RNA sequence: GCCUUAUCAAGAGCGGUGGAGGGAUAGGCCCUAUGAAACCCGGCAACCAUAGUGUGAAUACACGUUUGGUGCUAAAUCCUACAGAAUAUUUAUUCUGAAAGAUGAGGA
Repeated sequence: GCCUUAUCAAGAGCGGUGGAGGGAUAGGCCCUAUGAAACCCGGCAACCAUAGUGUGAAUACACGUUUGGUGCUAAAUCCUACAGAAUAUUUAUUCUGAAAGAUGAGGA
C1' cells in the first nucleotide's frame, strides 16, 4: 500500500520550541505574525490489549477502577461533490443512502 469490519453532530491549553502556512482532494468558506505546519509537555477518551474484580465446576462471560499500544486535541468528516425523496416554488431548504476521507481492530 491492499481487503474486511466498526465508529465519525460529544470531548480535549491564554504552555514551551518553531517560524508560514494549514483545514485530505476540487469548489466554497474559514483558521493563522493577537503566530500556521511540525516537535515536546499537558489534556481528551474512540478502538485494542491488560493488572485486577465478579459469576461459574470448567471452557467462558461481564466490568475494566490499573497499566500499555495506537489515535485525537478550531468550525458536524467545516459545507458541498453521486443518487433518491419531501417541502417551498425557480432556485433554495431538509431528510435518507452511497461515494470519498479519517481512526481503530483483524487478515493475506